[in-house]
Molecule: transfer RNA
Organism: Actinomycetes bacterium
RNA sequence: GCCGGCGUGGCGCAACCUGGCAGCGCACCCGACUUGUAAUCGGGAGGUUGAGGGUUCAACUCCCUCCGCCGGCU
Numbered sequence: 001g002c003c004g005g006c007g008u009g010g011c012g013c014a015a016c017c018u019g020g021c022a023g024c025g026c027a028c029c030c031g032a033c034u035u036g037u038a039a040u041c042g043g044g045a046g047g048u049u050g051a052g053g054g055u056u057c058a059a060c061u062c063c064c065u066c067c068g069c070c071g072g073c074u
Stems, first nucleotide, its partner, number of pairs: 001073007010026004020057001028044005050066005
């Protein structure tokens, strides 16, 4: 230098192909249960979806550029 994959709450991942309110688990907070904790059960908060631009009524999703990480080729 060329090619490919990935980037989404604190962490691990869905949703993308087929555009239509951004979800699950763990962790966190509150409550119930318990002598008390853990476990279990119920509830809650937490996201400018890596950055910028474009298309569209509407973009995590499609297009372009860039950044970061990983792998392959030279």